């Protein structure tokens, strides 16, 4: 300098995100989902079939999981 977990509000089908409040952390916890990992399961597909539930499904999300790339601030 950033700000996890909880709490509020807020968007989102969820995961998660933004805001506010709070610091467990971190010297890139600053940007990018490229590789791999993780988390969700909406569209769609299957089964059924009125639906609903379930199974498949990343195009969603995590950059504070690791690891590449980019750009960088104090001492």
């Nucleotide at each position: 300098g950033c700000a996890a977990a909880g709490c509020c509000g807020c968007c989102g089908a969820a995961a998660g995100g933004c805001g506010g409040u709070g610091a467990c952390g971190c010297a890139g916890a600053g940007c990018c989902a490229c590789g791999g990992g993780a988390c969700u399961a909406g569209a769609g597909c299957g089964c059924a079939g009125u639906a609903a539930u379930c199974g498949c499904g990343a195009c969603g999300u995590c950059c504070g999981c690791c690891g590449g790339g980019c750009c960088g601030c104090c001492a």

Annotation: A computed fold for a 75-nucleotide RNA from a marine sediment metagenome, annotated as c-di-GMP-I riboswitch aptamer. The RNAcentral record of the sequence draws on MGnify. Its mean pLDDT, the model's own confidence on a scale to 100, is 83. The model forms 100% of the base pairs in the Rfam consensus. Its Rfam family is "c-di-GMP-I riboswitch aptamer". Rfam links the family to the GO term cyclic-di-GMP binding.